[in-house]
C1' cells in the first nucleotide's frame, strides 16, 4: 500500500521558542488566530499494546496514539412536514495479518 477487528459526544498546560494563517482532502457553513492560533520542544492524558494485579475493579506510563469545538458539522441512504433521528461512505487510531 493493501485486508479484518475494535473503538472515536470521557480525559489532558495561565510553561518555552516561533511568527501567520489553521481546523485531513474537495464544496458549502461554522469556528480558532497578533489577548500569538497551526507548529516544535517540555508538560499532560490514559484509547489500544505491554507489564503488575483473581479481575471486566485499580494501578504504571515501556510501544503506538492523543491533548478546541461529536471525526467542529453538513455531503451519501432511509425514517419524519419539520427540528431531527439512524445508518453508510470517508478519515484517524489501535491490534492482528499479507
Nucleotide at each position: 500500500c493493501u485486508c479484518u477487528c475494535a473503538u472515536c459526544a470521557a480525559g489532558a498546560g495561565c510553561g518555552g521558542c516561533g511568527g501567520a494563517g489553521g481546523g485531513a482532502a474537495u464544496a458549502g457553513g461554522c469556528c480558532c488566530g497578533a489577548u500569538g492560533a497551526u507548529g516544535c520542544c517540555c508538560g499532560g492524558c490514559a484509547a489500544c499494546c505491554u507489564g503488575c494485579g483473581a479481575a471486566a475493579a485499580g494501578c504504571a506510563a515501556g510501544g503506538u496514539g492523543c491533548c478546541a469545538a461529536a471525526u467542529c458539522c453538513u455531503a451519501c441512504a432511509g425514517a419524519g412536514c419539520g427540528a431531527u433521528c439512524u445508518g453508510a461512505a470517508a478519515g484517524a487510531u489501535g491490534a492482528g495479518g499479507a
About this RNA: A computed fold for a 98-nucleotide RNA, annotated as SAM riboswitch aptamer (S box leader). The prediction has a mean pLDDT of 83. It matches the Rfam family "SAM riboswitch aptamer (S box leader)". The family has 457 seed sequences and 9,625 matches in Rfam 15.1. It was read from a public genome assembly, where an Rfam model found it.